[in-house]
Order: sequence, then C1' cells, then structure tokens
RNA sequence: CCUGCCGGCCGGGUGGUCGCGGGCGCCCCCGAGGCGCUCGAGGAAAGUCCGGACUCUACAGGGUACGGUGCUGGCUAACAGCCAGGCGGGGUGACCCGACGGAAAGUGCCACAGAGACAAACCGCCGAUCUCGGGCUGUGGCCUGGGGGUCGGUAAGGGUGAAAAGGUGGUGUAAGAGACCACCGGCGGGCCUGGUGACAGGUCCGGCCAGGUAAACCCCACCGGGAGCAAGGCCAAGCAGGAGGAAAGUCGCCGCACAGGCGACGGGAGGCGACCCGUUUCCCUUGACCUCCGGGUAGGCUGCACGAGGCGGCGGGCAACCGCCGUCCCAGACAGAUGACCGCCACCCUCGCUCGAGGGGACAGAAUCCGGCUUACAGGCCGGCUGGGCUC
Repeated sequence: CCUGCCGGCCGGGUGGUCGCGGGCGCCCCCGAGGCGCUCGAGGAAAGUCCGGACUCUACAGGGUACGGUGCUGGCUAACAGCCAGGCGGGGUGACCCGACGGAAAGUGCCACAGAGACAAACCGCCGAUCUCGGGCUGUGGCCUGGGGGUCGGUAAGGGUGAAAAGGUGGUGUAAGAGACCACCGGCGGGCCUGGUGACAGGUCCGGCCAGGUAAACCCCACCGGGAGCAAGGCCAAGCAGGAGGAAAGUCGCCGCACAGGCGACGGGAGGCGACCCGUUUCCCUUGACCUCCGGGUAGGCUGCACGAGGCGGCGGGCAACCGCCGUCCCAGACAGAUGACCGCCACCCUCGCUCGAGGGGACAGAAUCCGGCUUACAGGCCGGCUGGGCUC
C1' cells in the first nucleotide's frame, strides 16, 4: 500500500419565525381562552416471534392431551437470549455456521436409475443333475476351460445410484464371505491421567461393523394452567326494573252498560331562575310526578409513566453480569401531539482549474411496561485482527 474478518458507535449541529400535545404557575369578562416556564419518538418505537412483570380467572396433589426446549458451565426476574467453553463442519487465515438426546423399541419415507433402498441377487462365479454337442478309443468307456434347462451355494468381480452390508493383504473354500488372522478405520465397554463439566489423551478388551432421514410420526428427559391493559378497579347520567309517598271526588252528555269517551267544578303533582299570583302540562286510584335501592350502559377517573431505570465513578469477574457510592427525572393520547419554513455551518453529488454555483437527506414512527430475537436502513466514525506485496 492492497485485501478481507470481527466488534463498538453516530443517525446532522446551531439560530430565528410560526404551529401542535402534556404538566405547572399567573391573568381574565369564569365561557373558553391568553401569557410565562418546562418536557415532548427510535436504534430499530417495526414484525408481534420468544421470555417476564402486572391483572382477572381456576387451583390439595398427581396424570393424560397439547405446545415448547434438547452439548457443558455460568449470567438473569425469565427465556428459544447472552457470555465462556467442548464437539462437528467450512475457510490459507482473521473468523464463521450448527434444535448439537435417541435410527439396535416400533412405523413411515428415500426422486431418477437399478434385481434390490435393507437384510437383495440382474450379469457373473461355483456345485449337483438332465440334455444337445465336440474329442479319443482296444466299443467296455474316458475326457471336455462348448451350448441350453432345473435345483442349490455365494456375495469376490461387473452394472445402477447421492447412498448397496467397513478398507488393504493373507488364510481358507467347489466358489466365496469378519468365516478366520494381521494392520488401519469406526462402535461399545473397563481402567488410568487432565478438566467442575461437556470432553480430550493413553491403554486393554469385544468381530460388535445392522444405510440415510426424528424443524417425519414416535421414544426419553426437562419446562409450560387459561385469558390478556379493549386485563382489571372506582364513580356514574338516561331508559328499563324494585320499594315507598300526599289527596277526593261530584255533576252533566253520548251509550244497553257498573265498559269506554267528552265537558264543567273541585283537588293534587311538575315546569316557567327563589316565593306569591298568574300561566301551562299531566293526573284523580293508576300512570305521571317526587324520594330511595340494586345491578349497570353512555361517559369520566384510574391502571399509566420512579423503572429488573439513565449517566458517572470505584470494586469483583476472562466475559455475560453483579455490588457499592454519587447524580438525574426523562413522552403519553379522543388508538388523534411530537411539525413546517428560512439563514449559517458540517456531510454527499454535479458543474466548476483558488473562489464559487446548483441539488440532496436512509429505514421508519410510541400506545401497559420491561429483557431479548429477527427484519429494514442514505451516509459516516472508531478500535482490534488476517492474508499478500514493497522498503528499512
């Protein structure tokens, strides 16, 4: 200098004008307002995929079903998260990836090809037997490394395939084969050493060598009740329901009527800002009116912003994380605010040879809160490391 790998961080700054939402204070013609101060999105607020807090509900305990998790140690309120390791795989390397228990309990599946995808036999190899041939001959037979059929053995070799019953060499056999032997590889078991452990190293033994697939069913171990802030709690119009309350009816008309209706007088209750008059509406035995009661709708308040909190320092730990001290208060709704414009500076692009001009701003947006994961993201900053080249 080039190259790649990993980790952390930022996500424009500042001033002005106008505007929006929450809180507090003051003013006011008490109706909304006005003024001042202060606070007002994110690293992912997102997806709603995990885990918790909180709430209601159910609950002696256990089990089934269903769902999840699955190497070890640690962290944590908890986790499918994080940290540190082990093992396996990839990369020259920095480093990255892995749901990483069980395939010898059982079931299913394994495209195409192939006889066969699990204990198979297509071509082969070998034996027995039958038959058709060939050769020799002393006609009794004998030989055959020629063809075909049937029965059987075998798994060396060939062939198919991503994958076909460990590999090499030997013994053995009719031919063969872990059938047996040596070495190598794998698996299982015992012992020793190191490690908290996963595991690693060593040594001995056993021919145990029987494909893959469990984010297929399943088996084993462990974990998990259900619903969710529109949870839940409090207050509570109106309508409906229940209980209670004052009084008084009379006459006339229509009518068969003691049903019902209308009118007059009288009485009662309510409205017209408190009272009287007045006026008006309704009622006179049952509704209206008034009072009370319970549940509870609309609506309001709460839950709900001090928290597994942020920042700084010190200490423990490799780290995740934990402890102590100091300091700060930091959005919150009507599912509704958190913005716009202008100037300057910074950044990027283009034109442009100092200067200058023009243009540009990612993904996205709280809704009970918190810890994670995943996904999206213009541009930029910092740190550590790898490989290669050159120079001293």
This is a predicted structure of a 392-nucleotide RNA (Bacterial RNase P class A) from an Anaerolineae bacterium.
RNAcentral holds the sequence, with entries from ENA.
Lineage of the source: Bacteria > Bacillati > Chloroflexota > Anaerolineae.
It is recorded under the gene name rnpB.
It matches the Rfam family "Bacterial RNase P class A". Rfam classes the family as a ribozyme. From the family's description: Ribonuclease P (RNase P) is a ubiquitous endoribonuclease, found in archaea, bacteria and eukarya as well as chloroplasts and mitochondria.